[in-house]
RNA sequence: UGAGUCGGUCAGGCGGUCGCGUCGGACGGUGCUUCGGCGCCGCUCCGCCGAGGAACGUCCGGGCUCCACAGGGCAAGGUGGUGGCUAACGGCCACCCGGGGCGACCCGCGGGACAGUGCCACAGAAAACAGACCGCCGCAGGCGCACCACCGGCUCGGCUGGCAGGCGUCGCGGUCAGGGUGAAACGGUGGUGUAAGAGACCACCAGCGGCCGGGGUGACCCGGCCGGCUCGGCAAACCCCACCUGGAGCAAGCUCAGACAGUGUGCGACCGAGGGCGGCCCGCCCGAGCACACGGGUAGAGCGCUAGAGGUGUCCGGCAACGGGCACCCGAGAUGGAUGACCGCCCGCCACGGCCCGGCAACGGACCGCGGCCGACAGAACCCGGCGUAUCGACCGACUCAUCCG
RNA sequence: GGGGGCAUAGCUCAGCUGGUAGAGCACUUGCAUGGCAUGCAAGGGGUCAGGAGUUCGAGUCUCCUUGCCUCCACCA
Numbered sequence: 001u002g003a004g005u006c007g008g009u010c011a012g013g014c015g016g017u018c019g020c021g022u023c024g025g026a027c028g029g030u031g032c033u034u035c036g037g038c039g040c041c042g043c044u045c046c047g048c049c050g051a052g053g054a055a056c057g058u059c060c061g062g063g064c065u066c067c068a069c070a071g072g073g074c075a076a077g078g079u080g081g082u083g084g085c086u087a088a089c090g091g092c093c094a095c096c097c098g099g100g101g102c103g104a105c106c107c108g109c110g111g112g113a114c115a116g117u118g119c120c121a122c123a124g125a126a127a128a129c130a131g132a133c134c135g136c137c138g139c140a141g142g143c144g145c146a147c148c149a150c151c152g153g154c155u156c157g158g159c160u161g162g163c164a165g166g167c168g169u170c171g172c173g174g175u176c177a178g179g180g181u182g183a184a185a186c187g188g189u190g191g192u193g194u195a196a197g198a199g200a201c202c203a204c205c206a207g208c209g210g211c212c213g214g215g216g217u218g219a220c221c222c223g224g225c226c227g228g229c230u231c232g233g234c235a236a237a238c239c240c241c242a243c244c245u246g247g248a249g250c251a252a253g254c255u256c257a258g259a260c261a262g263u264g265u266g267c268g269a270c271c272g273a274g275g276g277c278g279g280c281c282c283g284c285c286c287g288a289g290c291a292c293a294c295g296g297g298u299a300g301a302g303c304g305c306u307a308g309a310g311g312u313g314u315c316c317g318g319c320a321a322c323g324g325g326c327a328c329c330c331g332a333g334a335u336g337g338a339u340g341a342c343c344g345c346c347c348g349c350c351a352c353g354g355c356c357c358g359g360c361a362a363c364g365g366a367c368c369g370c371g372g373c374c375g376a377c378a379g380a381a382c383c384c385g386g387c388g389u390a391u392c393g394a395c396c397g398a399c400u401c402a403u404c405c406g
Numbered sequence: 407g408g409g410g411g412c413a414u415a416g417c418u419c420a421g422c423u424g425g426u427a428g429a430g431c432a433c434u435u436g437c438a439u440g441g442c443a444u445g446c447a448a449g450g451g452g453u454c455a456g457g458a459g460u461u462c463g464a465g466u467c468u469c470c471u472u473g474c475c476u477c478c479a480c481c482a
Stems, first nucleotide, its partner, number of pairs: 001402010012346007020050002023047004027042006052377001056388002059386005064249004071282004076245005081095005096110001097108004111240002116238002118234003133179002135175005141170005150162005187205006206230002208227008253303004262294006274286003296481003310329008347375002349372002352369003356365003407478007416431004425462001433449006455471005
């Protein structure tokens, strides 16, 4: 200098004008009053504060609330290397194993296929357990061809001699080395051996299993010996194993105020309906009304409602996630739902024009002017911890590779 | 705000336990008719909503995203 990997930060800034929401205050009106005050309204004014890293998707996990307690079994759903962190998790950290990359590093829903069942299209001889088929080899085997196969001679047309064979087919037996297809083919290479062959046997290599020794909390790793053991894949197919999960969700739930109109059907009051919210059974408990359909009324106020597993800094423990101590800070809570609009200056980016510098050039850089409906993605609604997704750009840190120079 | 579900041809829907995506209507062409309707025959048309993953192979299994549909409060 170029190419990359990982982690983190920011999410335009300042000023002015107008507007919106909560809260506080002033003022005005009004109600109550034990005369201290307490409310309500305001289309009046002032002040403070007023979205995010994802507030999003709602994919997980918790807090919180209600169901009396949240018991057991089956079912259903989820998770899946090991150890740790945490309130908890399908999250995070570290490590192991497998794969990719020269490397920094990245990716992995990563238990079990000798418990069972199922599937493996097309192609191929054969797709799961062992063989069938083709092929190879053997038999004084049967049948057919009739001297053809091999060796030799001659007058080179064919004839003839020797040997006792040859070819085809059938049967019986041996064999799994060969079959080129597929995503996947029953270990690979070389040799011994054989009628032909084969882990049948041998050497080396790859895998598997067992035993022993060592390291590690563990997943697992390293080394040695033995066994010819060679065993397909799919569990994000059913399933098996281990572990986890009671249900619902702030429209939960509680209080107050106001309005109205009930009717029909079914079940039931101790032989107990129904309930323990959306599976079933058992146990336990509550228990006098319950369920469904049609209809009626209100769509008001308050609580829950925001200070919390909170943030920042520092110290300590830990490789880290994280935990602990101390100090400081906290400032949205709407309910048809506020957080916006305009103007000016500056910042960053892009495009155009001018001019300057470096360079042979491509090109790179600085400045000035002008323009941009350029500054993203997107907006709280009970609250947190994660994950995933979207995102104009800018900046910082650590590291890797290549080339050049010293 | 919170639950539940769906997406396959122009429309309405099938597609089982993964193995070359179908049916009806619609469309095009031809025949029959003087012409139309109707009938008969043939044909075209699909990124299975989009993107990843598992698998030899995904409409189907898993995850993420997009779009659409639907339900809910209180009182008697």